Record summary:
Transfer RNA from a Spirochaetia bacterium, 74 nucleotides, folded computationally. The sequence was found in a public genome assembly. Rfam family: tRNA. Rfam describes the family as follows. Transfer RNA (tRNA) molecules are approximately 80 nucleotides in length. The family's RNA type in Rfam is transfer RNA. The prediction has a mean pLDDT of 81.

[in-house]
RNA sequence: AGGGUGGUAGUUCAAUGGUAGAACAGCGGUCUCCAAAACCGUUAAUGAGGGUUCAAUUCCUUCUCACCCUGCCA
Numbered sequence: 001a002g003g004g005u006g007g008u009a010g011u012u013c014a015a016u017g018g019u020a021g022a023a024c025a026g027c028g029g030u031c032u033c034c035a036a037a038a039c040c041g042u043u044a045a046u047g048a049g050g051g052u053u054c055a056a057u058u059c060c061u062u063c064u065c066a067c068c069c070u071g072c073c074a
Stems, first nucleotide, its partner, number of pairs: 001070007010024004018054001026042005047063005
């Protein structure tokens, strides 16, 4: 440099053109002598810009970051 895959709560993963869900973690509570465990409740996210659309996390595009492959130099 070229090609491919991916970027969503703190972490690991879902989701569909119709407004994003789960688990763990965090916080609060119940329980307990205290704590842990368990149970209940709760906070929190679509990498950035632009475009299409009534509506974009999803489709198009530019950039950016990570990983993989190929190539070049040393």